[in-house]
RNA sequence: GGGCGAAUAGUUCAGUUGGUUGGAACGUCCCGUUUACAUCGGGAAGGUCGGGGGUUCGAGUCCCUCUUCGCCCA
Repeated sequence: GGGCGAAUAGUUCAGUUGGUUGGAACGUCCCGUUUACAUCGGGAAGGUCGGGGGUUCGAGUCCCUCUUCGCCCA
């Protein structure tokens, strides 16, 4: 230098051919249970979906570009 893949909650990830409100598990906080802790049950908070731009009535999803990471080729 070239090719491919990835980036979504604090962490690990899902998200179907673009369509109603963005989710799960773990973690955190609160309540109940316990003498207490753990377990268990219930609830809550937490997201500019890596940055910017474009297409569209509508974008996590499609297109362009940049950044970071991984793999391969030279």